[in-house]
The part of an RNA shown here (small-subunit ribosomal RNA, 3' minor domain) has 145 nucleotides and comes from Prochlorococcus marinus.
Context: one part of a larger RNA
RNA sequence: CACCGCCCGUCACACCAUGGAAGUUGGCCAUGCCCGAAGUCGUUACUCCAACCCUUGUGGAGGAGGACGCCGAAGGUGGGGCUAAUGACUGGGGUGAAGUCGUAACAAGGUAGCCGUACCGGAAGGUGCGGCUGGAUCACCUCCU
Numbered sequence: 001c002a003c004c005g006c007c008c009g010u011c012a013c014a015c016c017a018u019g020g021a022a023g024u025u026g027g028c029c030a031u032g033c034c035c036g037a038a039g040u041c042g043u044u045a046c047u048c049c050a051a052c053c054c055u056u057g058u059g060g061a062g063g064a065g066g067a068c069g070c071c072g073a074a075g076g077u078g079g080g081g082c083u084a085a086u087g088a089c090u091g092g093g094g095u096g097a098a099g100u101c102g103u104a105a106c107a108a109g110g111u112a113g114c115c116g117u118a119c120c121g122g123a124a125g126g127u128g129c130g131g132c133u134g135g136a137u138c139a140c141c142u143c144c145u
Base pairs, nucleotide, nucleotide: 003109005106008102009101011099013096014095015094016093018091019090020089023086024085025084026083027082028081029080031078032077033076034075039071041069042068043067044066046065047064048063049062052060053059054057112133113132114131115130116129117128118127119126120125
């Protein structure tokens, strides 16, 4: 740059992040069930044994092995919680000198505008109902100078 102004929304194009989504693939956490190593502990009628005891024995006490049991790591399996990535398709959002359609708002913006709500419409929006003045104009009233 001052109405040849400003400005709103749909649509089209490009890019960016993001929501939803049948699902898919991981991570972490606790958990039910199965299996159950090592080892401690417990039981033991089986096997074995030098120290201790005596009544000297196929003894007692004690110990070792084996067997059984409790606990039990890893493993297997089931469902669950949290979280990350990804996902056909889909929703809006942001940004981008010169795209499309209209012209809603700003002047009484050409139907005053705005708020709430309902319905309707390519889009801004329109209409109904209620509310506000942050409405111009004209007239009147009150107050101030």